RNAcentral holds the sequence, with entries from ENA. A computed fold for a 94-nucleotide RNA from Russula ochroleuca, annotated as transfer RNA. The coordinates come from a structure-prediction model, not an experiment, and the mean pLDDT is 81. Rfam family: tRNA. It is annotated as a transfer RNA. Taxonomically the source falls in Russula (Eukaryota, Opisthokonta, Fungi, Basidiomycota).

RNA sequence: GGCCCAAUGGUCUAGUGGUACGAUGCUCGCUUUGGGUUCAUGCUUCGGCUUAACACUUUGCGAGCGGUCCUGGGUUCGAACCCCAGUUGGGCCC
Repeated sequence: GGCCCAAUGGUCUAGUGGUACGAUGCUCGCUUUGGGUUCAUGCUUCGGCUUAACACUUUGCGAGCGGUCCUGGGUUCGAACCCCAGUUGGGCCC
């Protein structure tokens, strides 16, 4: 110097002209498990037991949040998707 590939929520990923998919994450609710703390409840042989509340942990489910689709320009009624230029990363050739 030439050629090829990749870039999509915090993370991973699908989608290749028609309002961006799923997983994970985060928030909330319900559910399940376990231990803990606390005032109150009842019992007590005063050691505790019991019941309740609270957040936490754990199981499953539901709802919600979260994207300038790498950047700029072009084509099109319409672009994450097609075209051009560029950026970053990777590969091949010289």